[in-house]
RNA sequence: GCCCGGGUGGCGGAACGGCAGACGCAGGAGACUUAAAAUCUCCUGGGGGAAACCCCAUGCAGGUUCGAUCCCUGCCCCGGGCACCA
Numbered sequence: 001g002c003c004c005g006g007g008u009g010g011c012g013g014a015a016c017g018g019c020a021g022a023c024g025c026a027g028g029a030g031a032c033u034u035a036a037a038a039u040c041u042c043c044u045g046g047g048g049g050a051a052a053c054c055c056c057a058u059g060c061a062g063g064u065u066c067g068a069u070c071c072c073u074g075c076c077c078c079g080g081g082c083a084c085c086a
Base pairs, nucleotide, nucleotide: 001082002081003080004079005078006077007076010025011024012023018066027043028042029041030040031039045056046055047054048053059075060074061073062072063071
């Protein structure tokens, strides 16, 4: 240099171009208990707000589209293969 695969919350990860983060783990609050463990219930991406609700977010920058994690272009990073050099 070329080819292939990948990059999504704190972690593992899901999502046919149509409500991003389902589900699980971790965490928080509560119930139960003398207390704890276990179990059960609720919450849990970031920011703002008293709340209702609003804004942002799938590596980065663009493009296509009514609409993009998903398709296209360039770039960055990670893994693998090949080539070159020696």
Overview:
Transfer RNA from a Candidatus Eiseniibacteriota bacterium, 86 nucleotides, folded computationally. Taxonomically the source falls in Candidatus Eiseniibacteriota (Bacteria, Bacteria candidate phyla). It matches the Rfam family "tRNA". About the family: Transfer RNA (tRNA) molecules are approximately 80 nucleotides in length. The prediction has a mean pLDDT of 80.